[in-house]
RNA sequence: UACAAGUAAACGCCGAAUCGCAUGAGCGGGGGAUAUUCGAAAUCAGGGGUGAAGGAAUCUUCCAGGGCCACCUUUUCGGCCCGAACCCGUCAACUAACCUCGUAGGCGUAACGAAAGGGAGA
Numbered sequence: 001u002a003c004a005a006g007u008a009a010a011c012g013c014c015g016a017a018u019c020g021c022a023u024g025a026g027c028g029g030g031g032g033a034u035a036u037u038c039g040a041a042a043u044c045a046g047g048g049g050u051g052a053a054g055g056a057a058u059c060u061u062c063c064a065g066g067g068c069c070a071c072c073u074u075u076u077c078g079g080c081c082c083g084a085a086c087c088c089g090u091c092a093a094c095u096a097a098c099c100u101c102g103u104a105g106g107c108g109u110a111a112c113g114a115a116a117g118g119g120a121g122a
Stems, first nucleotide, its partner, number of pairs: 011108004018025002026103006036093001046091001047088004054063003065082005071119002074116004
């Protein structure tokens, strides 16, 4: 000097997962009438939920969809990624009243990607 790793703080990202005067609030999810809609069933080939994570195929490659690129938001272009996993237990369409649950966990773009519009700040 370069590369890599670790620790602390600040900041940032995915996500509902934050705040609080701490007997809550906010945010997010599920169940649950009438009317409406839907289908068949049986042997079970079950069925369903959270989530972007569903589909196709020439079989590990595309597409739907989702996220990031640091003043904030939207659109377009460019670039880089994801496109999982888990749960309920034979049971659930939607659904007012009502009932109920969660509020975790995991990480790090070098902070000088560009343009337009709006706003904030100086």

c-di-AMP riboswitch aptamer (ydaO/yuaA leader) from Paenalicyclobacillus mengziensis, 122 nucleotides, folded computationally. The RNAcentral record of the sequence draws on Rfam. It matches the Rfam family "c-di-AMP riboswitch aptamer (ydaO/yuaA leader)". Its family is annotated with regulation of gene expression and cyclic-di-AMP binding in the Gene Ontology.